[in-house]
Context: one part of a larger RNA
Molecule: small-subunit ribosomal RNA, 3' major domain
Organism: uncultured bacterium
RNA sequence: UGACGGGGGCCCGCACAAGCGGUGGAGCACGUGGUUUAAUUCGAUGCAAACCGAAGAACCUUACCUGGGUUUGACAUCCUCUGACGACUCCAGAGAUGGAGAGUUCGAUCUUCGGAUCGACAGAGAGACAGGUGGUGCAUGGUUGUCGUCAGCUCGUGUCGUGAGAUGUUGGGUUAAGUCCCGCAACGAGCGCAACCCUUAUUCUUAGUUGCCAGCAUGAAAGAUGGGCACUCUAAGGAGACUGCCGGUGACAAACCGGAGGAAGGUGGGGAUGACGUCAAAUCAUCAUGGCCCUUACGUCCCGGGCUACACACGUGCUACAAUGGCUGGUACAACGGGCAGCAAGACCGCGAGGUGGAGCAAAUCCCUGAAAACCAGUCUCAGUUCAGAUUGCAGUCUGCAACUCGACUGCAUGAAGUCGGAAUCGCUAGUAAUCGCUAAUCAGCAGGUAGCGGUGAAUACGUUCCCGGGCCUUGCACU
Numbered sequence: 001u002g003a004c005g006g007g008g009g010c011c012c013g014c015a016c017a018a019g020c021g022g023u024g025g026a027g028c029a030c031g032u033g034g035u036u037u038a039a040u041u042c043g044a045u046g047c048a049a050a051c052c053g054a055a056g057a058a059c060c061u062u063a064c065c066u067g068g069g070u071u072u073g074a075c076a077u078c079c080u081c082u083g084a085c086g087a088c089u090c091c092a093g094a095g096a097u098g099g100a101g102a103g104u105u106c107g108a109u110c111u112u113c114g115g116a117u118c119g120a121c122a123g124a125g126a127g128a129c130a131g132g133u134g135g136u137g138c139a140u141g142g143u144u145g146u147c148g149u150c151a152g153c154u155c156g157u158g159u160c161g162u163g164a165g166a167u168g169u170u171g172g173g174u175u176a177a178g179u180c181c182c183g184c185a186a187c188g189a190g191c192g193c194a195a196c197c198c199u200u201a202u203u204c205u206u207a208g209u210u211g212c213c214a215g216c217a218u219g220a221a222a223g224a225u226g227g228g229c230a231c232u233c234u235a236a237g238g239a240g241a242c243u244g245c246c247g248g249u250g251a252c253a254a255a256c257c258g259g260a261g262g263a264a265g266g267u268g269g270g271g272a273u274g275a276c277g278u279c280a281a282a283u284c285a286u287c288a289u290g291g292c293c294c295u296u297a298c299g300u301c302c303c304g305g306g307c308u309a310c311a312c313a314c315g316u317g318c319u320a321c322a323a324u325g326g327c328u329g330g331u332a333c334a335a336c337g338g339g340c341a342g343c344a345a346g347a348c349c350g351c352g353a354g355g356u357g358g359a360g361c362a363a364a365u366c367c368c369u370g371a372a373a374a375c376c377a378g379u380c381u382c383a384g385u386u387c388a389g390a391u392u393g394c395a396g397u398c399u400g401c402a403a404c405u406c407g408a409c410u411g412c413a414u415g416a417a418g419u420c421g422g423a424a425u426c427g428c429u430a431g432u433a434a435u436c437g438c439u440a441a442u443c444a445g446c447a448g449g450u451a452g453c454g455g456u457g458a459a460u461a462c463g464u465u466c467c468c469g470g471g472c473c474u475u476g477c478a479c480u
Stems, first nucleotide, its partner, number of pairs: 002479001004476002007474007015464002019428005026319008034310002042053002064305002067302004073129001077128002079125005088101005106119005131294002134292001136290001140288002142283003145279001147277001152191006158167003171182003197271004202239007211229003216226003242265001245259005321421001325380007337368003342361002347356003387418001392413007434456007
């Protein structure tokens, strides 16, 4: 100087408190440990591993296992020889692959028209080499998590100290902030903070199709048609918020409190943005890469299996235990998005999943797409029930070469646990929690996950004594 203290002071944060809803109990889904296995590939392990890498394991993926093959190799460059290659048919085989047949005969340049050379592709051969998801993240780059969007971390010159160092950065106020003001042996500066960026809330101008319809006309009705661009909206450019104005408090400062005007008020809401560093944190399996290791195998090809096992333990979720509800019928209102090997309307068939068919649409035009909670009416009447839906049987649909291991969905039947959950523990301060559905990526198929979108829409915060984490000052110290 730091680190640490069950030392002190000041301050902050859904940290506690005040509230609302959960987890922990049940069933199921997913992940992990363990166990099992021929294999259950590998990594991640307090917070900061465990619906994590994986935005999607039937084959493939796939790295694992059994078995069958192969050795210049599935992939790259170089050399020699031969031939176009490919596509098609048949046989053996689980396939990889092996054999046979028929048949065709690439391009460029030169040419004495015989051919020669080169290129691409394929086969055979030789070796240089390829190859490795083999090991080391404690050899590394790059990337990432975390403390933490916490307010800190430093430097130059000067000054002080023998020196390590100190000062500045401490002090008095103030702030979300080392934010700003004042003071001061300091004066300045840098990385952070803030601002600049995106989005959202208001408005103006420009523009008016595929969007819109106030007024006029047509029409049985539908912005459907004429017409219009007012309005909504779309998307470019502006305006707007700055403690700017007023009052009070304050050191006449910074600032704070209240008010006006305003769509918005004191960082308006949300996002992107992550300082110096910490954890030898994570990743050699994204990729790159040093040393090491394998080289008829630790490389590579293929069929099948496994990653989906199951006494159990943990984590994250979904569905419930019901009447603020279940069921039946009717009536409404979104937004973000996606679509050509695609989205698919009307119509018809099927109880349904779906099928037939195919208008329209490379989309403000057509489609996905009738959102669901909600509202209205009826019924059930407190029961393990008309709650709940696990499990199981049968019959089907779709995708796909193929749903046995091991897909999703539908119909009929079956109808388990569960009556609100011990100790403990999590999230959330407003369009938030809670609740309701929708879309997208991945994707042939598969979503209870993830990323977004909108609908309905609360309660509470006295306060900082305590728990947890953090910041500044100070003190002790046997550690540095």